[in-house]
This record gives sequence, C1' cells and structure tokens, in this order.
RNA sequence: GCCUCCUUAGCUCAGCCGGAAGAGCGUCAGACUCUUAAUCUGACGGUCAGGGGAUCGAGACCCCUAGGUGGCG
Repeated sequence: GCCUCCUUAGCUCAGCCGGAAGAGCGUCAGACUCUUAAUCUGACGGUCAGGGGAUCGAGACCCCUAGGUGGCG
C1' cells in the first nucleotide's frame, strides 16, 4: 500500500426483510435473612465510532473519515 471483517449501555454481545434500541453481567434500592452471601423484584444507564447522502422514515442501505482484528504484498 491492497483486501476482509468489526465499532450498539460501565463490560460481553443481540438487533431478521428499513417502521425508530434489547439481554446477560454491573451499579443502586427494596424483599427475604440474626447478619452477610445466594435468590427474587424494581430502577438506573445509549450523540448506535464521527460526518455526509438517498428515503416519508436508518443501528440497518450508499459514500468519506477515524480506530481496531485478520490476511496479502
């Protein structure tokens, strides 16, 4: 330098054929318990890497940029 894939909550990851974002873990509170742990319930938490485009409508499609993985040279 070229090619592939990835970037979504604090972490690990879902998100189908475009109709507008979820789980587990975590944190906080409550229940239970003599207390803790475990368990259960609830809550908290997102500029969907950044920008632009097409669309009535984008996490998803197209382009550019940045960072990262793997491969080739």
This is a predicted structure of a 73-nucleotide RNA (transfer RNA) from Ornithorhynchus anatinus. It matches the Rfam family "tRNA". Gene Ontology term of the family: triplet codon-amino acid adaptor activity. The coordinates come from a structure-prediction model, not an experiment, and the mean pLDDT is 82. The RNAcentral record of the sequence draws on GtRNAdb.